[in-house]
Formats: sequence, structure tokens, C1' cells
RNA sequence: GCCACAUCCAGAGGGGUGGAGGGAACUGGCCCUACGAAACCCCGGCAACCGCUUCAGGCGACAGCUUGAAGAAAGGUGCCAAUUCCAUCAGGUGGAUACCUGGGAGAUGUGAG
Repeated sequence: GCCACAUCCAGAGGGGUGGAGGGAACUGGCCCUACGAAACCCCGGCAACCGCUUCAGGCGACAGCUUGAAGAAAGGUGCCAAUUCCAUCAGGUGGAUACCUGGGAGAUGUGAG
């Protein structure tokens, strides 16, 4: 990287180095940024996917497996402007600005080859 599944309107920032971009891609919009962008490092935090603990149900070859609820945050990830910033494709509602639903793309985790 490919495939499958789950989630994506909640939440959480300071410092140092750096020195002009950044918000994934196309296009359009709207934002952030010399009161310092990206990137890297340190510290802090958020969250609870995996893992962990307890309880209950189910299965069992009695080793364990599995489902649900609750909990903790010492482990593995992830994340810490704006809904994944918004739209882009299709359908629908509305007089209209707009709004709703679905898709596509993307992100993160887990699993498998």
C1' cells in the first nucleotide's frame, strides 16, 4: 500500500528550534499565519480504538472463547483552530439565502493475507 469492519457535529496547548507557508487531492469558497506557517524536539493535556480490571449473559474439549455494561488511564496507537472547516457526485425540501439524506474521497483504530 491492498481488503474487511467500526468511528468521524464531543474533547484537549504551552515552550524551544525554524523562517513562509498551512487547512489531504481537483475546483470554488471561507479561514489560520511575521502577535511567527509547515516540519522537528520537549513538556502538558484530551479521548478511550486495542490491550487491562470488575460484573452479568452465552458457549466450552473447563484451557479458555464470546457478547453486553461499568471502570481505570501505568501499556500500544491516535489526536489537541473552525463538523473530516464547507461544498464538489446523486436524490429530496423550499419562493430564495439555504437545508436534509445518501454516495465518493479522506483520517484513525482493529483484524486478515
SAM riboswitch aptamer (S box leader) from a Thermoleophilales bacterium, 113 nucleotides, folded computationally.
The coordinates come from a structure-prediction model, not an experiment, and the mean pLDDT is 84.
Rfam family: SAM riboswitch aptamer (S box leader). Gene Ontology term of the family: regulation of gene expression.
The sequence was found by an Rfam model in a public genome assembly.
The organism belongs to Thermoleophilales, within Bacteria.